[in-house]
RNA sequence: GGGACGGUAACUCAGUGGUUAGAGUGGCAGUCUGAUACACUGCUGGCCGGUGGUUCAAAUCCACCUCGUCCCA
Numbered sequence: 001g002g003g004a005c006g007g008u009a010a011c012u013c014a015g016u017g018g019u020u021a022g023a024g025u026g027g028c029a030g031u032c033u034g035a036u037a038c039a040c041u042g043c044u045g046g047c048c049g050g051u052g053g054u055u056c057a058a059a060u061c062c063a064c065c066u067c068g069u070c071c072c073a
Stems, first nucleotide, its partner, number of pairs: 001072007010025004018056001026044006049065005
């Protein structure tokens, strides 16, 4: 330098145009217990990497930038 894949909650990931973006783990509170742990219930938490464009409508499509992993040179 070229190519592929990826960046979505604190962590690991799903969601590939259509109303309000979700799960598990974590954290907090409660139930339970003599007290923990486990289990169960509720709550908490998002500029969807950035900018611009297309569209009635963008996490999703397009362009550029940026960061990470891998391959080629």